This is a predicted structure of a 92-nucleotide RNA (SAM riboswitch aptamer (S box leader)) from Hymenobacter polaris. Lineage of the source: Bacteria > Bacteroidota > Cytophagia > Cytophagales > Hymenobacter. The prediction has a mean pLDDT of 84. The sequence was found by an Rfam model in a public genome assembly. Of the family's consensus pairs, 97% are formed in the model.

[in-house]
């Protein structure tokens, strides 16, 4: 990068730097100088996978959150295409 399966109306933001742009895409709405994106620190949410516990013959199921990711404006902001887009997990 590419396949495959899963899942997306819940949830969780401060500070620094930086300086104009950002919500993947068109359209359209909105969100920024009351300070966009990128980068880094600290928090926090959640449970994809691991790991613990409980219960089980195994599968499941409940629950913890130390570990590997995610993600923390608006339903994936709306609509659209539904092999779109994103993100886990395996796999070449």
């Nucleotide at each position: 990068u590419u396949u495959u399966u899963a899942u997306a109306c819940a949830g969780a933001g401060g500070c620094g730097c930086g300086g104009a742009g950002a919500g993947a895409c068109a359209g359209g709405c909105u969100c920024g100088a009351c300070g966009a994106a990128c980068c880094g620190c600290c928090g926090g949410c959640a449970a994809c996978c691991a790991u613990c516990u409980a219960c089980u013959u195994u599968c499941u199921u409940a629950g913890a959150a130390c570990g590997g990711u995610g993600c923390c404006a608006a339903c994936u902001c709306c609509u659209g295409a539904c092999c779109a887009u994103a993100u886990a997990a395996a796999a070449a």